Background:
Predicted 3D model of a 73-nucleotide RNA (transfer RNA) from a Selenomonadaceae bacterium. Rfam family: tRNA. Rfam links the family to the GO term triplet codon-amino acid adaptor activity. Rfam describes the family as follows. Transfer RNA (tRNA) molecules are approximately 80 nucleotides in length. By type it is a transfer RNA. Its mean pLDDT, the model's own confidence on a scale to 100, is 82. The sequence was found in a public genome assembly.
[in-house]
RNA sequence: GGGCGAUUAGCUCAGCCGGGAGAGCAUCUGCUUUACACGCAGGGGGUCGGCAGUUCGAGCCUGUCAUCGCCCA
Repeated sequence: GGGCGAUUAGCUCAGCCGGGAGAGCAUCUGCUUUACACGCAGGGGGUCGGCAGUUCGAGCCUGUCAUCGCCCA
């Protein structure tokens, strides 16, 4: 230098064919207990890596940049 893949909640990851942003764990509150743990119920937390573009509408499509990983030279 070229090619491919990844980037979504604190962490690990879903998100099909463009239309509702989600799960598990963690965290917080309550119940339970003498107390803790376990268990049960409920809550908070995201400008979907950045900037543009296409579209009535983008996590999803296109371009570019950044970071990480793999391969080729």